Context: one part of a larger RNA
RNA sequence: UGAUGGGGUCCUGCACAAGUGGUGGAGCAUGUGGUUUAAUUCGAUGCAAAGCGAAGAACCUUACCAGGGCUUGACAUACCGCGAAUUCUCUUGAAAGAGAGGGGUGCCUUCGAGAACAUGGACACAGGUGGUGCAUGGUUGUCGUCAGCUCGUGCCGUAAGGUGUUUCGUUAAGUCCAGUAAUAAGUGCAACCCUCGUGUUUAUUUGCCAUCAUUGAGUUUGGAACCCUGAACAGACUGCCGGUGAUAAGCCAGAGGAAGGUAAGGAUAACAUCAACUCAUCAUGCCCCUUAUACCCUGGGCGACACACGUGCUACAAUGGCUGGGACAAAGGGUCGUGAUCCCGCGAGGGGGAGAUAACCCCAAAAUCCCAUCCUCAGUUUGGAUUGCAGGCUGCAACUCGCCUGCAUGAAGCCGGAAUCUCUAGUAAUCGGCGAUCAUCCAUACGACGAUGAAUUCAUUCCCAGGCCUUCUACA
Numbered sequence: 001u002g003a004u005g006g007g008g009u010c011c012u013g014c015a016c017a018a019g020u021g022g023u024g025g026a027g028c029a030u031g032u033g034g035u036u037u038a039a040u041u042c043g044a045u046g047c048a049a050a051g052c053g054a055a056g057a058a059c060c061u062u063a064c065c066a067g068g069g070c071u072u073g074a075c076a077u078a079c080c081g082c083g084a085a086u087u088c089u090c091u092u093g094a095a096a097g098a099g100a101g102g103g104g105u106g107c108c109u110u111c112g113a114g115a116a117c118a119u120g121g122a123c124a125c126a127g128g129u130g131g132u133g134c135a136u137g138g139u140u141g142u143c144g145u146c147a148g149c150u151c152g153u154g155c156c157g158u159a160a161g162g163u164g165u166u167u168c169g170u171u172a173a174g175u176c177c178a179g180u181a182a183u184a185a186g187u188g189c190a191a192c193c194c195u196c197g198u199g200u201u202u203a204u205u206u207g208c209c210a211u212c213a214u215u216g217a218g219u220u221u222g223g224a225a226c227c228c229u230g231a232a233c234a235g236a237c238u239g240c241c242g243g244u245g246a247u248a249a250g251c252c253a254g255a256g257g258a259a260g261g262u263a264a265g266g267a268u269a270a271c272a273u274c275a276a277c278u279c280a281u282c283a284u285g286c287c288c289c290u291u292a293u294a295c296c297c298u299g300g301g302c303g304a305c306a307c308a309c310g311u312g313c314u315a316c317a318a319u320g321g322c323u324g325g326g327a328c329a330a331a332g333g334g335u336c337g338u339g340a341u342c343c344c345g346c347g348a349g350g351g352g353g354a355g356a357u358a359a360c361c362c363c364a365a366a367a368u369c370c371c372a373u374c375c376u377c378a379g380u381u382u383g384g385a386u387u388g389c390a391g392g393c394u395g396c397a398a399c400u401c402g403c404c405u406g407c408a409u410g411a412a413g414c415c416g417g418a419a420u421c422u423c424u425a426g427u428a429a430u431c432g433g434c435g436a437u438c439a440u441c442c443a444u445a446c447g448a449c450g451a452u453g454a455a456u457u458c459a460u461u462c463c464c465a466g467g468c469c470u471u472c473u474a475c476a
Stems, first nucleotide, its partner, number of pairs: 001476002003473001005471001007470002010467004015460001019423001021421003026314008034305002042053002064300006073125001077124001079121003083117001087102006107114001127289002130287003136283002138278001140276001141274001148187003152183002154163003167178001169176001193266003198234006208223002213220001237260001240254001242252003303442001316416001320375002323372004332363003338355001342351003382413001387408007429452004434447002
């Protein structure tokens, strides 16, 4: 100087407390361990691995296994020979491939050749998701959006170092103020950026409709007021008043205001730490393989199942379930796509194909909710697992191993031990709509979107984590 302490002082945080809804018990989905296996490819392992890489494993992907093949190679640059290329048919084969036959002569030209492509050969080489993240770059997690981390000059100390950065007060903040052997400065904080909340101006179509007409309908004429949308500005700064404080910084209360003390949310992550993660995104040193650890193909596997753990979904019901009717969003996507009206089907779906390159047309029905009927506390009109049969869709192909529909079947489960997690307001909880990936889809996941909409916070004693100061120490 740090680190550590079941030392001390002060302070902060959904850290505790006060509330709320869960997890842990059930069934299923998914990931992991283990076991099994020819293979169950690889990585990630307390917080900070485990619905993670994977924004989508039937083939492909795919890296794994079995078998069949290949060796200048699936891919690149050069050298030589030959043939334009594309293409068609047959044999063999699971395919990859192997063999045979036909058709065809293009572009350019200084007529030598050349360009593109295919094929054969030789040699340099290609290739490797092989190893090492403890050789590395780059990216990322974590502490933590915590308030810290440093430096120039000066001063103090023999020096390591200290001071500044400590102290008083204050703040979300090393934020600011006062004091001060310190005085300047950098990086973090804050602000600048985006979204949202208010208004003004401007624009007026595809969006809107107050007045005037009109219609089944903002449908049409019309309008530019309103709403919405886009752009540009204004607005909030402790600016004003009072109290308090040290005549400070600030704090408390108030006015005005759409908004008040960081308005709310996001993006933004200092110096360092963990030899943290990643050589399988990519790049890369070294090592290793080179008729194989490279490459092609078919089939299988990544989907196994005594079990253990994590994350979720659905429930256990009457604040509910079934059936019928009615109302209100936001944000997205759409031409290899979205697909209306209509017809067929109980339905999944099929036929057909209008409109829209989208504020125009379509996906599109929002659902919790409201009204009405039935059920009346039961393993039930709860719950839906599992299984059988019959179908539909995508796709060369749904056996291993897809999704969806109808009929039948109707399991466990009556609120969950020890323990443990989230959340402070348009939040939790509940409810649905959309998107990326994507032929289809194992999505109950992930990401963003709106609708309905709570309870509680006495207080810092204790648990956990962190910050400043101080002190102990057999620590470095």
A computed fold for a 476-nucleotide part of an RNA from Capsicum baccatum, annotated as small-subunit ribosomal RNA, 3' major domain. It matches the Rfam family "Bacterial small subunit ribosomal RNA". Rfam links the family to the GO terms structural constituent of ribosome and ribosome. The coordinates come from a structure-prediction model, not an experiment, and the mean pLDDT is 81.